[in-house]
C1' cells in the first nucleotide's frame, strides 16, 4: 500500500401508499362591528428611513397543500453518516448590526453502534430530528490478577 469483509431495530437516498397537518389556510353565501383616521400599533431583535398592513367576529356549505413521520419496495453503503466553527445563495418590507431557516461548497475539529432517560433547540405536534449530559448494552482491539480496566473508526479482520 491494494482486495475482500464485519458490527445492527445498522447507515443514507428515493418511487408509490397513507395516517397526521386541519375540518387549519382559503372560497362562496348571509348576519354583525368598523366609518378611512393615525400623533397610535404591528410586519424575528435594536437602529435609519421608508413601504405595507390596522377588512375584525358569527353562521351555513366547501375544502386544500408544504416540511416532518409510517409501511413495502428499490438504489449507494459500513465515517456507512450525524453535528458544530468558517465559507457563499436566497428568504423574513428596504439599509446596517445581529438571530433563523434552507441549499452549496471547500477547510479544521467531534462521534465506533442502536436503545433508554434527562435538559436545550427546531417543529402543529405527544411524532420526528438533533446537541449536551447520564448509566447500561453491543462490536472491536490492547492490558490483565479471569473478573475486569482502558482506548478509539486515520480503527479491527482475512488476504495480497
Nucleotide at each position: 500500500g491494494g482486495u475482500a469483509g464485519a458490527g445492527g431495530c445498522g447507515c443514507g437516498g428515493u418511487u408509490u401508499u397513507u395516517a397526521u397537518c386541519a375540518g387549519u389556510a382559503c372560497u362562496g353565501c348571509g348576519g354583525u362591528c368598523u366609518g378611512u383616521a393615525a400623533c397610535g400599533c404591528a410586519g424575528c431583535g435594536g437602529g435609519c428611513a421608508u413601504c405595507u398592513g390596522c377588512u375584525g367576529c358569527c353562521g351555513c356549505a366547501g375544502g386544500a397543500a408544504a416540511g416532518g413521520g409510517a409501511a413495502c419496495g428499490c438504489c449507494g453503503c459500513c465515517g456507512a453518516a450525524g453535528g458544530g466553527c468558517u465559507u457563499u445563495g436566497u428568504g423574513c418590507u428596504g439599509c446596517c448590526c445581529g438571530g433563523c431557516a434552507c441549499a452549496g461548497c471547500u477547510g479544521c475539529c467531534c462521534u465506533g453502534g442502536g436503545a433508554c432517560g434527562u435538559c436545550g433547540c427546531a417543529g402543529a405536534a405527544u411524532a420526528u430530528g438533533u446537541g449536551g449530559c447520564g448509566g447500561a448494552c453491543u462490536g472491536u482491539c490492547a492490558c490483565u490478577u479471569u473478573a475486569g480496566u482502558g482506548g478509539a473508526g486515520c480503527g479491527c479482520u482475512a488476504u495480497c